c-di-GMP-I riboswitch aptamer from a Bacilli bacterium, 83 nucleotides, folded computationally. The prediction has a mean pLDDT of 87. Of the family's consensus pairs, 95% are formed in the model. NCBI's taxonomy places the organism under Bacteria, Bacillati, Bacillota, Bacilli.
[in-house]
């Protein structure tokens, strides 16, 4: 200086519910709220896997995603710096 690791220090997100608004639903915005998290930052057809199914399709059952999840793996990137 680099890297790994996890004390330290600033600190940083924010599940689940609540309430409102937005969507057909999955979900998502915003305010409360904290389960938890060393990447819980970002990437969504063009990595993989999951939810819905408005519209399509089908006689029905179902089936379909350029819609939705990344706090389900995953791939980038990034604070501190004792042993």
């Nucleotide at each position: 200086c680099u890297g790994c690791u996890u004390a330290c220090a600033u600190g940083g997100c924010u599940a689940a519910c609540u309430u409102g608004c937005u969507g057909a639903a999955a979900a998502g915005c915003a305010a409360g709220g904290g389960c938890g998290c060393a990447a819980a930052a970002c990437u969504a057809a063009a990595g993989g896997g999951g939810c819905u199914a408005a519209g399509g399709u089908g006689a029905a059952a179902g089936c379909u995603a350029g819609g939705c999840c990344a706090g389900c793996c995953a791939g980038u990137u990034a604070c501190c710096g004792a042993a």